[in-house]
């Protein structure tokens, strides 16, 4: 030095050809039920989609530039 892979909730990931409010499951926190807890059930909260820029009426999604992480080349 160059190639292609990933980055979304605290954790693991989903997201179809750009489209309506950004989503699941753990975990957390309340309430229900229990004699207490655990199961179970019900609701909440937590995210400008690793960042800056662009195209576009609309961008997690497309170019682009960079950060971080992995595989390769040389």
């Nucleotide at each position: 030095g160059u190639g292609c892979c990933c980055g979304u909730a605290g954790c693991u990931c989903a997201g179809u050809u750009g489209g309506a409010u950004a989503g699941a499951g753990c975990a957390u926190u309340g309430g229900u039920u229990u004699c207490c807890g655990g199961u179970a059930c019900c609701a909440a909260g937590a995210g400008u989609c690793g960042g800056g820029g662009g195209u576009u009426c609309g961008a997690a999604u497309c170019c682009u530039c960079u950060c971080g992480g992995g595989c390769g080349c040389g």
This is a predicted structure of a 74-nucleotide RNA (transfer RNA) from Pseudogracilibacillus sp.
The sequence is in RNAcentral, with records from ENA.
Rfam family: tRNA. It is annotated as a transfer RNA.